[in-house]
RNA sequence: GCAGGCCUAAUACAUGCAAGUCAAGGGGUAGUAAUACACCGGCGGACGGGUGCGUAACGCGUACAUAACAUGCCCUUAGGUGGGGGAUAGCAUUGGGAAACCGGUGGUAAUACCCCAUGGUAUUCCAUGGUGGCAUCAUUAUUGAAUUAAAGGUAACGCCUAAGGAUUGAUGUGCGUAUGAUUAGCUAGUUGGCGAGGUAACGGCUCACCAAGGCGACGAUCAUUAGGGGGUGUGAGAGCAUGGCCCCCCACACGGGUACUGAGACACGGACCCGACUCCUACGGGAGGCAGCAGUAAGGAAUAUUGGACAAUGGAGGGAACUCUGAUCCAGCCAUGCCGCGUGAAGGAAGAAGGUCCUCUGGAUUGUAAACUUCUUUUGGACGGGAACAAAACCCUGGAUGCGUCCGGGACUGAGGGUACCGUCAGAAUAAGCACCGGCUAACUCCGUGCCAGCAGCCGCGGUAAUACGGAGGGUGCAAGCGUUAUCCGGAAUCACUGGGUUUAAAGGGUGCGUAGGCGGUCUGAUAAGUCAGUAGUGAAAUCGCUGGGCUUAACCCAUGCAAUUGCUAUUGAUACUGUCAGACUUGAAACAGGUUGAGGUAGGCGGAAUGUGACAUGUAGCGGUGAAAUGCAUAGAUAUGUCAUAGAACACCGAUUGCGAAGGCAGCUUGCUGGACCUGAUUUGACGCUGAGGCACGAAAGCGUGGGGAGCAAACAGGAUUAGAUACCCUGGUAGUCCACGCCCUAAACGAUGUUUACUUGCUGUUCCGGAUUUCGAUUUGGAGUGGCGAAGCGAAAGCGAUAAGUAAACCACCUGGGGAGUACGCCGGCAACGGUGAAACUCAAAGGAAUUGACGGGGGUCCGCACAAGCGGUGGAGCAUGUGGUUUAAUUCGACGAUACGCGAGGAACCUUACCUGGGCUAGAAUGUGUGAGGAAUAUAGAUGAAAGUUUAUAGUCAGCAAUGACCUUAUACAAGGUGCUGCAUGGCUGUCGUCAGCUCGUGUCGUGAGAUGUUGGGUUAAGUCCCGCAACGAGCGCAACCCUCGUGUCCAGUUGCCAGCAAGUAAAGUUGGGGACUCUGGACGGACUGCCGCCGUAAGGUGAGAGGAAGGUGGGGACGACGUCAAGUCAUCAUGGCCUUUAUGCCCAGGGCUACACACGUGCUACAAUGGUAGGGACAGAGGGCAGCUACACUGCGAAGUGAUGCGAAUCUCAUAAACCCUAUCCCAGUUCGGAUUGGAGUCUGCAACCCGACUCCAUGAAGGUGGAAUCGCUAGUAAUCGCGCAUCAGCCAUGGCGCGGUGAAUACGUUCCCGGACCUUGUACACACCGCCCGUCAAGCCAUGGGAGUCUGGGGCGCCUGAAGACGGUGACUUUACGGGGAGCUGUCUAAGGUGAAACAGAUGACUGGGGCUAAGUCGAAACAAGGUA
Repeated sequence: GCAGGCCUAAUACAUGCAAGUCAAGGGGUAGUAAUACACCGGCGGACGGGUGCGUAACGCGUACAUAACAUGCCCUUAGGUGGGGGAUAGCAUUGGGAAACCGGUGGUAAUACCCCAUGGUAUUCCAUGGUGGCAUCAUUAUUGAAUUAAAGGUAACGCCUAAGGAUUGAUGUGCGUAUGAUUAGCUAGUUGGCGAGGUAACGGCUCACCAAGGCGACGAUCAUUAGGGGGUGUGAGAGCAUGGCCCCCCACACGGGUACUGAGACACGGACCCGACUCCUACGGGAGGCAGCAGUAAGGAAUAUUGGACAAUGGAGGGAACUCUGAUCCAGCCAUGCCGCGUGAAGGAAGAAGGUCCUCUGGAUUGUAAACUUCUUUUGGACGGGAACAAAACCCUGGAUGCGUCCGGGACUGAGGGUACCGUCAGAAUAAGCACCGGCUAACUCCGUGCCAGCAGCCGCGGUAAUACGGAGGGUGCAAGCGUUAUCCGGAAUCACUGGGUUUAAAGGGUGCGUAGGCGGUCUGAUAAGUCAGUAGUGAAAUCGCUGGGCUUAACCCAUGCAAUUGCUAUUGAUACUGUCAGACUUGAAACAGGUUGAGGUAGGCGGAAUGUGACAUGUAGCGGUGAAAUGCAUAGAUAUGUCAUAGAACACCGAUUGCGAAGGCAGCUUGCUGGACCUGAUUUGACGCUGAGGCACGAAAGCGUGGGGAGCAAACAGGAUUAGAUACCCUGGUAGUCCACGCCCUAAACGAUGUUUACUUGCUGUUCCGGAUUUCGAUUUGGAGUGGCGAAGCGAAAGCGAUAAGUAAACCACCUGGGGAGUACGCCGGCAACGGUGAAACUCAAAGGAAUUGACGGGGGUCCGCACAAGCGGUGGAGCAUGUGGUUUAAUUCGACGAUACGCGAGGAACCUUACCUGGGCUAGAAUGUGUGAGGAAUAUAGAUGAAAGUUUAUAGUCAGCAAUGACCUUAUACAAGGUGCUGCAUGGCUGUCGUCAGCUCGUGUCGUGAGAUGUUGGGUUAAGUCCCGCAACGAGCGCAACCCUCGUGUCCAGUUGCCAGCAAGUAAAGUUGGGGACUCUGGACGGACUGCCGCCGUAAGGUGAGAGGAAGGUGGGGACGACGUCAAGUCAUCAUGGCCUUUAUGCCCAGGGCUACACACGUGCUACAAUGGUAGGGACAGAGGGCAGCUACACUGCGAAGUGAUGCGAAUCUCAUAAACCCUAUCCCAGUUCGGAUUGGAGUCUGCAACCCGACUCCAUGAAGGUGGAAUCGCUAGUAAUCGCGCAUCAGCCAUGGCGCGGUGAAUACGUUCCCGGACCUUGUACACACCGCCCGUCAAGCCAUGGGAGUCUGGGGCGCCUGAAGACGGUGACUUUACGGGGAGCUGUCUAAGGUGAAACAGAUGACUGGGGCUAAGUCGAAACAAGGUA
C1' cells in the first nucleotide's frame, strides 16, 4: 500500500442514528411576506442493509415448460375523459384518562369516496366457418345477448379503457444434490374420478359423492446432521475437504399464529392475537423488539469507533431547486493475511581488546566483524510547494427545434486532506527479532545436572564424561516478523473410477437349487436408445488461466479482451460395437439310443467272528490291573477251559496316494425302489446359457423333545493311586449318551484354510473307468473322463503353486481395510432350551501378524568324545587340631575375591616394621626427587634438656676448591612440579581365570537367493583332531590342530674335573686316598633313532588290524611349554599404568601403643588319628633334586634335648645341610580307649630378635581330651598313575608351613560297556526364545485409576396420536341496531377451522441411580503352571 475483522449465545440490550418525500392534489393555522406547521390525499416504506434459526425440500443447481399465470413506475400503439351525489379529517366546542390515547356535538375540501351515462380487439354465454398444434386445446373471422370506466390542475403534468414490449415475479417437470437398514414397511384427503368452491393461475388447494388406490430394497417411512450454488483450499489428475469476504437464489426478523393494505408482503425499523421477558404506572392501565450502523453486558481461546460526509456512485420523493439515505464513499483500531521498502555502502589485519574452546610459554574462533577512513541519504526529522477524484444538474450565454427538448461555451460544488506526490537541508544519523542446531532436517563445542530437574512431532534422550535437559560461546533458518496450537488436503495405491486385495499376513459364504439383477455363441436384415461427430442455444458477473493496461514496482485494480466453464437441451448425420425387433444356424446347453461304472441314497432280509450275560460241566486259589500299587472280583468256588442259550452294536482280511457323492458324508452279503457320472453314436431341439443379492433345501459331532433299545465304550459321578496339592493325566467301576423311529438344533481347523463357470498355455511318470487300432495274446499304441507325484515358462513376500494353477484372460457372487476391547453389548430375527444369525462404541496399545534367516534352547532325533557314568582304589562329610571364609563382636578387628571360575585365594612368611585399620601425640610446599631465585653456612661430628617416640630445643667443635667471580655440598625462605592403598574394573591399558588343548572360528573370488544369508565348513568314510581320503558350484587361503622348542627314555661320537676305577702301581684299620687311566658308571654337547617304514589280512583311498617281525622305544613313546574367533560389562584403579571425580593444617606425612591372631556359631581346604598290613625298642640297606659367606658348617667337648662353646672345610659334581623314610631282621605289646591316639594343661628350658604379655618356633618332664572308620550327600585318580614313604626349596631375623612348589623310594586294582547323570562337538527337527529356557508366558484373587453394559427407578427433551378448551383471524348463517349510498357495507349474535394451553395412553432420545457384570491400563503383590520344545498328558 491492498484486503479482512463475533467461527461461541438466532443470548439480552442503555443511548444515538439507519425511510422518507411531495405546497405544481386539497382545505386550513401562524406570519406583512419569505416561510413554517399539523391534517386529508399521492408515491415510496415488498428496495437497499443484516443473519443462517429452520429446511434433506423442486430449497438449490442445470435444462425445459406455462396451450395454466400476474406485473406499479418505464416505452409503443389505439380510443376516451359527459353528468350527479353525500360524507370525513383538519378546525371549533366539549368529555374521560396519571399516561398512552380515546370519545360526543357542529360545520368543511379534494386527483379521498359513491351513483348514472357512453364503450370496445375487455369479460361471460350461444351459433357457424377457417388455420394450427402437443392430449386438455390454441388462434382467427362473422353475427347476437348481458356486464363493467374516468380526475382533475393556471400551465408543465395527470386520469380511464384495450393491445403489445421491457422488467420483475409465480407455477410445473426431467436430471443432479448428506449419513444411518441395529429405521422395512408407510399412507384416509391418503391415490384417482365426477361436481362445486377458491386463486393471478393449474392442482385434494378446499368441500360433497364414488372407487381402492398411491409410495417402497433403483431404499419409502423414520432418525440424525445441514441453508444451496458460483466458488475456495489441496491434489499430476480423478478426487477429498469446505461454502468466511464478493455475486446469485432461498429462509428468517423476540417464540408462535393471523390476516389487512397494496402492482407486489402474509411485511426487520406496519397491524391484530397468544406466550416468554424487560420497562413505565396515580395499580385503573400502558410501552417495547439492534440477525440495520456504532455501542453495552454476557458467553468465549478469540474479532474493531457510540468517527466524518452525502463531494462521488446508487436509491426514494419531487416539474425542479432540494430533502432523506450508518446503502455508499472515507477516516480510526488490530503485524490478522498478502505485497513492497529500510535498519547502510566501499575500504580496513595490530587478524586489537573482551568472550568462547583447546593438545594451553601457544593456537583456534567470534572476524572485515569492530575501531578507523571515505561515501550515500531510502525511511524518519525540519522547511517549502501541492493534486487527480468534478462531470453534471441549477445559473449565465450561443445555436438548433418536431416547442416536448437537444447541442456548445462560461461559472458553481471535495468528507477524505494540506493527504498522496514533489523539492531543499543536516546527519549513519533513527529502525532486529524469533525459532532451531541427535536422526528425519540446514546448523557443535564447553560448563551445570545425574532416570533428578526436565525434553519429546516420530524414533527416543537423562542413572557422573548428555552435540537430545538448563546456561554460555559459536552456528543454521526465516525475518517485521518468528515459533506453538487447532483444522483441511497431500504424501496414503492406507476405500484402490483412474488405482488394491482374499492358500499361509485382515479377507471365499459349510454345500447346492434357484428369484430379481448382471453378463452372454455364429450369420443376415431393420432401427438408431446407448455410442461417435458436426451445428445451435444455454452454461450470469466476479474468480482461476492467457494477453495487454493503470497505480514508481508488487500485492491490488482494469479491459462491454481472449480462453475456459469438461455440463444440460435441441437438431443434423454416422452405424463398427452394445441394445431392441425380425429371420436363420449348430459348435454352447439339453434331449434321445446303445454300453459301462462305483463303500452314491433309501427300505427290507440274511450272516459269521468278537464281547457281555445266563445255564451246566471240569477245576482250585487266586484273578485283574500298573511305572509300582491299590480300589475291584474270588472258597457262597472267581480267573481259566468246554458245551448250550441269549442280547445289542460294529463289520477283520480284501483295503490302496482306490472308488462314489454338491457338501456333510458313504464299507459284511443280498433284494426292491432310486439319484448321478462317464464312453460311443452325431438321431432331435435350436442359445433353451453362466452367475446368482434376498429365498428354499441339505448340512459331521455334541445337544434338546417323545417313544423304544442298551452288548461294548463312556462325559458327569464314586472309589483307588500319583502329588506339596491333583476337583487331572493312570487304574477299578459307572449314568446320560453312543443305537432305532419321528421332530428340532444349524454350528466345526464344515480345510485344498484355495467361490462357481468358460477359454488358452512346454513336459515326464503312476493309477481308476469307458472306447478305438494292432497283436506273436506277453504286450504296444491311441481318444475321452477322473484321481496322484515331479517339474518348463509364468506367478508369488517367501514357503510354494504350476493344464485338478496360486499362470494368462473373461463373467457373476461373497468377503477384507492395524492389534485389543469383541464375535462382546444393545436392538431385532430364529430356537423348547442350549444357543445361533446380524453386529457396534467408549477406552487402550505402537504394534499385532506372515514367510523365511542365523543363533540359542528342547524332559526332539541321529552320530561321537571326556575319570562323565559304570568297574575299581583311596578320601571328604563324624573327632581333635591347623588354615581360609561367613556371621557376630570390637575403638579397630584394613581391603579385595562369592556357583562351576571365591573360601591353605591376592599373602612365596601380620610380634615392631610390613599396615592400607583404630586410639593418642606431632608436621603443613609437606616423608622423597628436580628446577629457578634470595639468604646463610664447608660438609660433618659430638654433647645436653624434654618426651612414649616422633619431634621440639640448646650448646660445642669443624671452615672445602679457587687469586677472585663463583662452584660442589648442607640448612633455610619462596615459586613451580606435591601427596592420597580416597571413589569409579560399569570410563580404561596391561595381566589373569573359565568354557577348553574343546576342534573349532573365519576370509577372498565365484555361484545361489529380492534379502537376511547360503555354499565352501554339508555328504560317504577315517582320525586324538575342520586329521586325512573320496564325492560335490565351488576353487583357494588365514587363525586354530599337528609339527618345529624343552625334558625323560636308547645308541654313537667328542670331552674327562671336583665325577668314575676295569687293568697296572703305591697305600690304609678302612676309604679312588695317591700315581695314573677313559674302558665302565656318570657328567654335557653334537648327531643318530620311529616314518604305519617292512610283512600278513581288511579297505577304492585315507586308514584299520596283528600279545607280527625288528627295535631302548610302535602307531601322538611319557611329561612340559604352547590356549583360535569369542563368552561371562568375569577378576584386578590395593602390583603397575591411566581418564574423570573427590581431598589439601588432611582422605597427605611422622611416631608410640593396639588391631588384622577377637569367638555362641556355620561352611570350605587340610594335618593327625581311631590301630596288629599296627605301635614301641634294637640292628641293617638303598635316592633324587636342591640350598649355602650377615651363609651351610664337618669334627671335638658340654647338655637327656632344643642347643651352646671351640674349631675346620666350602662362594661348592671337591666342603656342608645330610642319618632319607617307608623297607628288611630281631624282640615286645594281644584288641583294651590300650605300649592306639596325641589335643589340652602345668612346670622347666633353648633360639631368633630393640622387644616373644596381647602374639613366635623348638626342647625336656609331667598331663593324656575327643576319637573304635564316620548320616544324607560328595571328591580325586586309568600306570610308574592312585595309594603310601620320606627329602629339598622359595619367602624368611625368627615363625604359627599340617600350605605352596619341586624331588625321588615302594607301588596297585579296574574299564563289560555308553542305557543313565554332568560337560562338550557335528548333522537334523520344532520354537510364540534373541537379555536367547535362570527364556517366554496364561488365568483367578488382592490394590489403584479409567471408560462402558445391566439396573428398582428418577429427571429432561423433541415429535406423533386421541380428547377438552380455544385468542386474533378467515369462511359461512343471521342481522329487529346503524349507514348519504340500499340487489350494498357495518356493529352485534352464532357455526366451522385454528396458534397457544390443558389432559391421556404409548413409543423414541438423552442424563442420572443403590447395587451389579465383564473390559482396559498400572514398577516390584498372591496362588498355581495352561501355551511356546514331544512344553513334560501333542
A computed fold for a 1434-nucleotide RNA from a metagenome, annotated as small-subunit ribosomal RNA.